[in-house]
Molecule: transfer RNA
Organism: Binataceae bacterium (SeqCode)
RNA sequence: CCGAUGUAGCUCAGCCGGCAGAGCAACUGAUUUGUAAUCAGUUGGUCGCGAGUUCGAUUCUCGCCAUCGGCU
Repeated sequence: CCGAUGUAGCUCAGCCGGCAGAGCAACUGAUUUGUAAUCAGUUGGUCGCGAGUUCGAUUCUCGCCAUCGGCU
């Protein structure tokens, strides 16, 4: 200098603009003598930060930060 990624505690979807989700984890209950497993339910998000465009931004544009990769 170039490119990619950043979303729940973890792994990730959603991303040609319109209510933010899944699995695992955690918690509660049922089942069991008890644990595990199983079943039912619940909680959990400034969508990395800031600005711009728009009626409206996780999504589009710009800057910054972090991580990874490439070139020299």